[in-house]
Context: one part of a larger RNA
């Protein structure tokens, strides 16, 4: 000087407390461990692995296994030499591959070039090893308020001072004081979005007033309004009074759409964990080169006495079922979205209008509201599992897809010890979209809106962190 303390002090955080809803019990989905297997490819392992890499494992992917094949090779540069290549057809084979038949060059500055085959070689290939040789990228402490430097001063020196102190803040934020005076990286501001208003603009959007109307902003019209998208205004403790010696600030009030960082996002200092990644990529070294490389078929990654994590659906009456009826936002669409109509109980089929989209389509929002029924039961709860019949995608759904219909109708009556999330348009609850994608094992991820709470006395305690201080036999 740090680190540590079941040392004391000050302070903060959904850390506790106060509340609300979960997990842990059940069934299923998914990941992991273990076991099994020819293989169940590899990586990730307290917090910081386990719906993670994977934002799509039937083939492909694919790296694994079994079997069949190739050896200058599946891809690349140079390349003596040859003239075909492409295309069509036949045989064999699971395919890869092998064998055969037909057809047969183009451009040219005449040097050659294009394309294909191809010997030797220089060289290729490796998802083989080492993340403890590395770059790049990332997690975490932590969006915590810290981490440093120049000069000066102090100390023999390691170092200190500044950065400590008194206040204050979300903040090393600001003020005052001070052997310090300044500065840098962080904080804040700058950026995006949302909340109010104004100006400009008025189509594909809108419809107040005026007409017409098939009653649909449909038409003539209109720019008022909504909205769209460009520019601006607005919030700064600016104003009033209170506290305070003063400054900074704190609490209250006014005005205001918004008040003290308005809400949300992006943004992650010096560093820590030899943290993670050689399987995104790049790369040193090592290893391999008729194989640890390459091609193909089938299988596996989907196994299943079990254990754990993360979720979905429930156990019902604030509910289930039936009928009627209302209101979103944000997205996507040409190898696409696909309307109306018709067929089917349905998944879907047929059909083809419109749309490169404020125009057309996906697209019916659901919870809600109104009426009816059930009457507390393992039930009209719950839907696992299983049988049958189908639809769609795809070359192909046996291993191993999703969905529909009929039948079946399991566990489950609110969950032990323990443990998680959340402070407001939040939790809870309800549906809708998108990426990946032929299809989909999506209950995942990521966005969007609808309905919409309870509680916070407080900082004694648990956990994590910050500052100064104290002790130390630790570095």
């Nucleotide at each position: 000087u740090g680190a540590c303390g079941g040392g004391g002090g000050u302070c903060c955080g959904c850390a506790c407390a106060a509340g609300c809803g979960g997990u842990g019990g059940a069934g299923c989905a998914u990941g992991u461990g273990g076991u099994u297997u020819a293989a169940u490819u590899c990586g990730a392992u307290g917090a910081u692995a386990c719906g993670c890499g994977a934002g799509g494992a039937a083939c492909c992917u694919u790296a694994c296994c079994u079997g069949g094949g190739c050896u200058a090779g599946a891809a690349u540069g140079c390349g003596a030499g040859u003239g075909a290549c492409c295309g069509g057809c036949c045989c064999u084979g699971a395919a890869a591959g092998g064998g055969g038949c037909c057809u047969u060059u183009c451009c040219u500055u005449c040097g050659g070039g294009a394309c294909a085959c191809a010997a030797a070689g220089c060289a290729a290939g490796g998802u083989g090893c080492u993340g403890c040789a590395u770059g790049g990228c990332u997690g975490u402490c932590g969006u915590c308020a810290g981490c440093u430097c120049g000069u000066g001063c102090c100390g023999u020196g390691a170092g200190g001072u500044g950065u400590u102190g008194g206040g204050u803040u979300a903040a090393g934020u600001c003020c005052c004081g001070c052997a310090a005076c300044g500065a840098g990286c962080g904080c804040a501001a700058u950026c995006c979005u949302u909340g109010u208003c104004c100006u400009u603009a008025g189509u594909u959007g809108c419809c107040a007033g005026c007409a017409c109307u098939u009653c649909g902003a449909g038409u003539g019209g209109g720019g008022a309004c909504u909205c769209u998208a460009a520019g601006g205004a607005g919030a700064c403790u600016g104003c009033c009074g209170g506290c305070g010696c003063a400054a900074g600030c704190c609490g209250c009030g006014a005005g205001g759409a918004a008040g003290g960082u308005g809400g949300g996002g992006a943004u992650g200092a010096c560093g820590u964990c030899a943290a993670g990644u050689c399987a995104u990529c790049a790369u040193g070294g090592c290893c391999u080169u008729u194989a640890u490389g390459c091609c193909c078929a089938g299988g596996g990654c989907u196994a299943c006495a079990c254990a754990c994590g993360u979720g979905c659906u429930a156990c019902a009456a604030u509910g289930g079922c039936c009928a009627g009826u209302a209101c979103a936002g944000a997205g996507g669409g040409u190898a696409g979205c696909g309307a109306a109509g018709c067929c089917g109980c349905g998944a879907g089929g047929u059909g083809a209008a419109g749309c490169c989209a404020a125009u057309c389509c996906c697209a019916g929002a659901a919870a809600g509201c109104u009426g009816g029924u059930c009457c507390c039961a393992g039930u009209u709860c719950g839907g696992a599992u299983u049988g049958g019949a189908g639809u769609c995608u795809g070359g192909a759904a046996c291993u191993c897809g999703a969905c529909u219909c009929c039948a079946u109708g399991a566990a489950g009556g609110u969950g032990g010890a323990a443990u998680c999330g959340c402070u407001a348009g939040u939790a809870a609850u309800c549906g809708c979209g998108c990426a990946u994608c032929a299809g989909c094992c999506a209950u995942g991820g990521u966005g969007c809106g609808g309905u919409g709470a309870a509680u916070a006395c407080g900082u004694u305690c648990c956990c994590g962190g910050a500052c100064a201080u104290u002790g130390u036999a630790c570095a």